Predicted 3D model of a 72-nucleotide RNA (transfer RNA) from a Nanobdellota archaeon. The sequence is in RNAcentral, with records from ENA. Rfam family: tRNA. Rfam links the family to the GO term triplet codon-amino acid adaptor activity. From the family's description: Transfer RNA (tRNA) molecules are approximately 80 nucleotides in length. By type it is a transfer RNA.
[in-house]
RNA sequence: GUCGGAGUAGCUCAGGGGUGGAGCGCUGCGCUCAUAUCGCAGAGGUCCGGGGUUCGAGACCCCGCUCCGACA
Numbered sequence: 001g002u003c004g005g006a007g008u009a010g011c012u013c014a015g016g017g018g019u020g021g022a023g024c025g026c027u028g029c030g031c032u033c034a035u036a037u038c039g040c041a042g043a044g045g046u047c048c049g050g051g052g053u054u055c056g057a058g059a060c061c062c063c064g065c066u067c068c069g070a071c072a
Stems, first nucleotide, its partner, number of pairs: 001071007010024004018055001026042005048064005
């Protein structure tokens, strides 16, 4: 340099046009003499940035940034 993949909660990742989710973690409550486990509830997201398409974009298109891989 060319091509491909990835970027969504603190972490690991789903979601591929119509209300943003799960597990773990965190907080509170229950349980226990206590801790852990377990159960219930809750908080936490400008979905990498900008633009476009659309009635409507996390999802489609374009540009950029970062990371990973293949080739040179």